[in-house]
Context: one part of a larger RNA
């Protein structure tokens, strides 16, 4: 000098940042991922409309309309958010390569969409079960599923031609040839819009490989059988002992293999004149993990935090037969600890998912609350004022010194405070309506709607010095000294060292010094 700090004493305000470093310990409760009726069958509930009964209240019927619980289907749930347990590794950083690869949504371009079929959920009827839930029967739809057709610049295979590289190889034109593979509709009166299928390219995101760099210990010296290489096959989006069979006996290592211990990595942060040393909290990028271990399914993408299955530990329910759960999401609770916050508000903005849109959802995000835990800013008054007042302390004592221009007193100010008044920016839009331009589905103009924070910030008026100073130190290092008490006691102390009767070193007082809404101590790093 620094800190995600803690402790002691003290404390007026604001802005901006920060806030479980320990038990990756266990978790009550609420919320954190839904959305689409312009894909579908439908109609549980709500509203409207209509019919019937009734004097009326009301009851009942009709999916008819708005809409919509549950269901089928699509997209999303692989993002966003958390944590740092594991990992000494191509994990990360940097620089390359892929002639060995994938890429939903998005953009551009090209071509296409003909015909048919069988189911199933919901609903309804039943059965079993304490529950969780499971099973059977009947009916039905689709952008769900299946079959046929169409078929190339796609895929698989064959024949010749041309060009080229960095080894395996790569590319091109083909009037070449054989085979395989596709589709879905919806809205609208319509125009049209939007979706579907195949292919080519782009963009974005990923996968893989390699050079170099990236801890400690030799009181760890040998390690290794899928081990190292080859051939064949399997598997993968793709290369590869990634896996399998066979063949060979290799491969790594004192330039530190193997083992053990420790650790997420980087941008950066702290310190230092630098070279270095130390750290990796907040923010950004990458990685890994989601009660512990394993495993695959779906999908463009996961071996999936709020998905599935199995095993285990733990907790809970139970009718004892059997079931349910996973806060290292946001709050919050217990425990641990020196120690770390609210079971808050809003989708107004920014962004995300779905949707044609309106919109819905969003503990992402934006805000508010708590905490001197940090940095910065402001204030606790300013000017004048000597009888150098009173009081305190010291003293060589009718005196002097000091506290000290300090106070009183006079004049002034009002940041802040309290009360009253006014009062934002953050908002750009979008839908709808009117109009204009042309490139005819885009752009522009006008109108019109939306503010959580917030009646907050800020501005202004009034009142009145009014509401606001402490902490540590004073032997030397080190800025700042005297008196009293104590008497090697009580005590101090970072080091040297103080204290045994005049202690500037202990305790108190007066005074002084330093910093200041903080000041000291402790811990850690340079």
């Nucleotide at each position: 000098g620094a800190u995600g700090a803690a402790c002691g004493c003290u404390a007026g305000c604001g802005a901006c940042a920060g806030g479980c470093u320990u038990a990756a310990c266990a978790c009550a409760u609420g919320c954190a991922a839904g959305u689409c009726g312009a894909g579908g069958g439908g109609c549980a509930g709500c509203a409207c409309g209509g019919g019937c009964a009734g004097c009326a209240a009301u009851g009942u019927c009709c999916g008819g309309u708005g809409g919509c619980g549950a269901c089928c289907g699509g997209c999303g749930c692989a993002c966003g958010g958390g944590u740092g347990a594991g990992u000494a590794a191509c994990g990360c950083g940097u620089a390359u390569g892929c002639a060995a690869c994938c890429u939903g949504c998005c953009u551009u371009c090209a071509a296409c969409a003909g015909g048919g079929g069988g189911a199933u959920a919901a609903c309804c009827c039943g059965u079993c079960g304490a529950a969780a839930g499971a099973c059977g029967g009947c009916c039905u739809a689709a952008u769900a599923c299946c079959c046929c057709a169409u078929a190339a610049a796609a895929c698989a295979g064959g024949g010749g031609c041309c060009c080229u590289g960095c080894a395996u190889g790569g590319g091109g034109a083909u009037a070449u040839u054989u085979g395989u593979u596709a589709a879905a509709g919806a809205a609208g009166c319509a125009a049209u819009u939007u979706g579907g299928u195949u292919g080519a390219a782009g963009a974005u995101g990923g996968g893989c490989a390699u050079g170099c760099g990236u801890a400690a210990c030799a009181u760890u010296a040998g390690g290794u059988a899928g081990u190292u290489g080859g051939c064949a096959g399997g598997g993968u989006a793709a290369c590869g002992g990634c896996c399998u069979a066979c063949c060979a006996a290799g491969c790594c290592a004192u330039c530190g293999a193997u083992g053990u211990u420790u650790a997420g990595g980087g941008g950066u942060u702290c310190u230092g004149a630098g070279a270095g040393g130390a750290a990796g909290g907040u923010c950004c990028c990458c990685c890994a993990c989601a009660c512990u271990g394993g495993u695959a399914c779906u999908g463009a993408g996961a071996c999936a935090c709020g998905g599935g299955c199995c095993a285990g530990a733990c907790u809970c329910c139970u009718a004892c037969g059997g079931g349910a759960g996973g806060c290292a999401g946001c709050a919050g609770u217990g425990a641990g600890g020196a120690a770390u916050a609210u079971u808050g508000g809003u989708c107004a903005a920014u962004g995300g998912u779905c949707g044609g849109g309106a919109g819905a959802c969003u503990g992402a995000a934006c805000c508010a609350g708590c905490c001197a835990a940090g940095u910065c800013g402001c204030g606790u008054g300013a000017a004048g004022g000597a009888a150098g007042a009173c009081g305190g302390c010291c003293u060589u004592a009718u005196g002097g010194g000091u506290u000290g221009u300090a106070a009183a007193c006079u004049u002034c100010u009002u940041u802040u405070a309290u009360a009253g008044g006014g009062g934002a920016a953050u908002a750009a839009a979008a839908a709808g309506g009117a109009g204009a331009a042309c490139g005819u589905g885009u752009u522009c103009u006008c109108u019109g709607u939306u503010g959580u924070a917030u009646g907050u910030a800020c501005c202004u008026u009034a009142u009145g010095a009014a509401u606001a100073a402490g902490c540590a130190u004073c032997g030397g290092c080190u800025a700042a000294c005297u008196c009293c008490g104590u008497g090697c006691c009580a005590g101090c102390a970072g080091c040297c060292g103080c204290g045994g009767u005049a202690a500037u070193a202990c305790g108190g007082a007066g005074g002084a010094u330093g910093c200041a809404a903080g000041c000291g101590u402790u811990a850690u790093c340079c």